[in-house]
RNA sequence: AGAGUGGGCUGGGUGAUCGCUGGUGGAUGGUAUUUAAUACUGCACCACUGGAGGAAAGUCCGGGCUCCAUAAAGCAAGAUGCCGGGUAACUCCCGGCGAGGGCAACCUUAGGGAAAGUGCCACAGAAAGCAGACCGCCGGACCAGUUUUUUAAAAAACUUCCGGUAAGGGUGAAAGGGUGCGGUAAGAGCGCACCGCGUUUUUUUUCCGGUAACGGAAACGGCAGGGUAAACCCCAUCUGGAGCAAGACCAAAUAGGGGAACGUUCACGACGGCUCGUCCAGUUCCCGGGUAGGUCGCAUGAGAUCCUUGGCAACAAGUAUCCAAGAUGAAUGGUCACCACCCAGCUAGCAAUAGCUGAGACACAGAACCCGGCUUACAAGCCCACUCUUUUU
Numbered sequence: 001a002g003a004g005u006g007g008g009c010u011g012g013g014u015g016a017u018c019g020c021u022g023g024u025g026g027a028u029g030g031u032a033u034u035u036a037a038u039a040c041u042g043c044a045c046c047a048c049u050g051g052a053g054g055a056a057a058g059u060c061c062g063g064g065c066u067c068c069a070u071a072a073a074g075c076a077a078g079a080u081g082c083c084g085g086g087u088a089a090c091u092c093c094c095g096g097c098g099a100g101g102g103c104a105a106c107c108u109u110a111g112g113g114a115a116a117g118u119g120c121c122a123c124a125g126a127a128a129g130c131a132g133a134c135c136g137c138c139g140g141a142c143c144a145g146u147u148u149u150u151u152a153a154a155a156a157a158c159u160u161c162c163g164g165u166a167a168g169g170g171u172g173a174a175a176g177g178g179u180g181c182g183g184u185a186a187g188a189g190c191g192c193a194c195c196g197c198g199u200u201u202u203u204u205u206u207c208c209g210g211u212a213a214c215g216g217a218a219a220c221g222g223c224a225g226g227g228u229a230a231a232c233c234c235c236a237u238c239u240g241g242a243g244c245a246a247g248a249c250c251a252a253a254u255a256g257g258g259g260a261a262c263g264u265u266c267a268c269g270a271c272g273g274c275u276c277g278u279c280c281a282g283u284u285c286c287c288g289g290g291u292a293g294g295u296c297g298c299a300u301g302a303g304a305u306c307c308u309u310g311g312c313a314a315c316a317a318g319u320a321u322c323c324a325a326g327a328u329g330a331a332u333g334g335u336c337a338c339c340a341c342c343c344a345g346c347u348a349g350c351a352a353u354a355g356c357u358g359a360g361a362c363a364c365a366g367a368a369c370c371c372g373g374c375u376u377a378c379a380a381g382c383c384c385a386c387u388c389u390u391u392u393u
Stems, first nucleotide, its partner, number of pairs: 001389010012339007020051007029041005053364001057375002060373005065243004073275003077239005082096005097111001098109004112234002117232002119228003134169002136165006144159006177195006196223001197221004206217004247296004257287006269279002303322003307318004342360001343358006
């Protein structure tokens, strides 16, 4: 200097002017008591002060909170899936292990079980579940035919038939472990050596390191074809449901209306399905009528920030400081000026850079009960650490 990898932060600023809204204080006035006074309330208005995000998005996970509901068990259904740790909890985060990719820093991982069973692997190929022989190799027969050699018998080769074979070749993503030696009529784990695979680590033979996943070694076995479980399935663990339009309260109004079915111990009902259990004397349906207004929930929290201690880290504990939106047809904005960032052009300069011009451009995008994550979108800019290549000292 170039190319990359991982992480963090910002994401317009200043001034003027007009406007919206939450809080605190005041406030003409109103109400109550007992004249004063006190208490409550208080439109417009005045003063001070606060007012969208890193994702507010998606609604994908997990919860807090509220209700069903007084409290369990089982089945079904669903979710997760290596080990250890963190957390209120999680499918999240941190640290490791295995597998794959990359020269590397690093990245990805739906990562338990295929020797319980079932299913699938198109096309091609003989054959992709118990096998098979297209080309080939070996042996035999040779009734019959052809060719070559030979004096002739005979021998060899080919066609034909029977038997053996899966080593060589072909097809395919993948073909019944791989390489080598021996053996055989020719071959084959048929035998052997090495590699691979399997078993043993909680039990039938183990040892060493590690909390563990796992890694290394040894022994035994000629060795159960391969892949697929993000196919069904098996194993282990976990799981009530609905949701702030939850729910609670106040006020007002109507017709505290009429009818039917089931039931009075059991039934019905108790808001995912079934069984069981518990509670309950009412439950369900139809017709008709009234109201649809206000207050709370509503932001003090598994809260934020600095520091100290422990930890590789995620994070935990402690001290101190702080309180930073709460609307309800939905506030947090509009206008003007200047500056900043980016882009293009011109001038000066070796370059870094500086100046000028531009009617260029200035990202993704708006709370609605709250929080912890994940995923997706994003113009421009800044910082930190690491890897590789080249050059110089």

The RNA shown here (Bacterial RNase P class A) has 393 nucleotides and comes from a Magnetococcales bacterium.
Model confidence (mean pLDDT): 75 of 100.
Its Rfam family is "Bacterial RNase P class A". Gene Ontology terms of the family: tRNA processing, ribonuclease P activity and dimeric ribonuclease P complex. Rfam classes the family as a ribozyme.
The sequence was found by an Rfam model in a public genome assembly.